[in-house]
Context: one part of a larger RNA
Molecule: large-subunit ribosomal RNA, domain III
Organism: Endozoicomonas sp. G2_2
RNA sequence: GAGUAACGAUAAGGCAGGUGAAAAACCUGCCCGCCGAAAAUCCAAGGUUUCCUGCGCAACGCUAUUCGGCGCAGGGUGAGUCGGCUCCUAAGGCGAGGCCGAAAGGCGUAGUCGAUGGGAAACGGGUUAAUAUUCCCGUACCUCGCAUAACUGCGAUGGGGUGACGAAGAAGGUUAGGUUAGCCGGGUGAUGGUUAUCCCGGUUUAAGCAUGUAGGCUGGUCUUCUAGGCAAAUCCGGAAGGCCAAGGCCGAGACGCGAUGACGAGUCUCCAAGGAGAUGAAGUAACUGAUACCAAGCUUCCAGGAAAAACCUCUAAGCUUCAGGUUAUGCAGACCGUACCCCAAACCAACACAGGUGGAUGAGGUGAGAAUCCUAAGGCGUAU
Numbered sequence: 001g002a003g004u005a006a007c008g009a010u011a012a013g014g015c016a017g018g019u020g021a022a023a024a025a026c027c028u029g030c031c032c033g034c035c036g037a038a039a040a041u042c043c044a045a046g047g048u049u050u051c052c053u054g055c056g057c058a059a060c061g062c063u064a065u066u067c068g069g070c071g072c073a074g075g076g077u078g079a080g081u082c083g084g085c086u087c088c089u090a091a092g093g094c095g096a097g098g099c100c101g102a103a104a105g106g107c108g109u110a111g112u113c114g115a116u117g118g119g120a121a122a123c124g125g126g127u128u129a130a131u132a133u134u135c136c137c138g139u140a141c142c143u144c145g146c147a148u149a150a151c152u153g154c155g156a157u158g159g160g161g162u163g164a165c166g167a168a169g170a171a172g173g174u175u176a177g178g179u180u181a182g183c184c185g186g187g188u189g190a191u192g193g194u195u196a197u198c199c200c201g202g203u204u205u206a207a208g209c210a211u212g213u214a215g216g217c218u219g220g221u222c223u224u225c226u227a228g229g230c231a232a233a234u235c236c237g238g239a240a241g242g243c244c245a246a247g248g249c250c251g252a253g254a255c256g257c258g259a260u261g262a263c264g265a266g267u268c269u270c271c272a273a274g275g276a277g278a279u280g281a282a283g284u285a286a287c288u289g290a291u292a293c294c295a296a297g298c299u300u301c302c303a304g305g306a307a308a309a310a311c312c313u314c315u316a317a318g319c320u321u322c323a324g325g326u327u328a329u330g331c332a333g334a335c336c337g338u339a340c341c342c343c344a345a346a347c348c349a350a351c352a353c354a355g356g357u358g359g360a361u362g363a364g365g366u367g368a369g370a371a372u373c374c375u376a377a378g379g380c381g382u383a384u
Base pairs, nucleotide, nucleotide: 013031014030015029016028017027018026032381033380034379035378040361041360042359043358046341047340050339051075052074053073054072055071056070060068061067080141081140082337083336084335087118088117092113093112094111098107099106100105122139123138124137125136126135142333143332145331146330147329148328149327150326151325152324153319154318158314159313160312161311166301167300168299169298172294173293174292177288178287179286180285181284182203183202184201185200186199187198204262205261208257209256215250216249217248218247219244220243221242222241223240224239225238226237228236229235263283266279267278268277269276270275302305347356348355363375364374365373
């Protein structure tokens, strides 16, 4: 220079009460304002205790601070079903033998790893200061291992089926959600009017079981033969013949049970004013309606659109008093993650930085719309 620039988006604050040494900023209440395909909610990645409670204010916070993602202390993450691992494989990695190289090493078969993919099973309510599909209540489901019982042709590292897949488009059936009416509970408005066809609030309920609908796919079954499927096969494929015209598979959703339960506006009681306990009405219908489900469906097209395991089936060696298989009942179901932030003051940017960051849900009025503007739930008024 200079008590100058700046104090980090112009979403906005005001009042009262409380605490306190001290309050524009902390707490409570009432108004006001802002976002609302987000500035709401839930995850993945990443962070790693930042979560909750008590005490505190040197430093950190662009000011103050009684407050804090700050300091100190204590507490907090509960799983057969969520995710991982016990299973499988992709790109890719490693790689017994092997090939190459002077060596270091490079490549690579069998194999073994490797999810961002395939693959068993849980929902509703309640509860904590802080966890919950994990605890509690209620109602379910799955699996291999073991045990018991009954009945029985079983058996793989092999064969076959399935798993199993592109893009675009169109139509249909539904549901989530929404709206309105009805029903239930409450109200009658300090201003001109408002007992009315008025106003306010509520009207919620899952998995599972049972059923097999809208619809989609496929002719079905039996016998015989069989150069193929590296051996075998009753399986698959191929061929021939007989009989039958419905048989099978998949499949949303609705109804019913689940639920004489839970939840539920409100009402009553107690209170240490934080809360606790008791009780509990109605709980229906119509319309609308998805980008969600049926659907890996259907139609069309060319650029012709993973693999393996699980699962079903077939036999080989073999076993056939065993083992194995099916059904029922009982036991069992370990280990790791789980707090909190997650379009952000907690991640990546030297900062409590107007930047960046994948997925899911995403209501109403207006509207073609997830645009726009205004709002609900919810969250904020961001630290001079």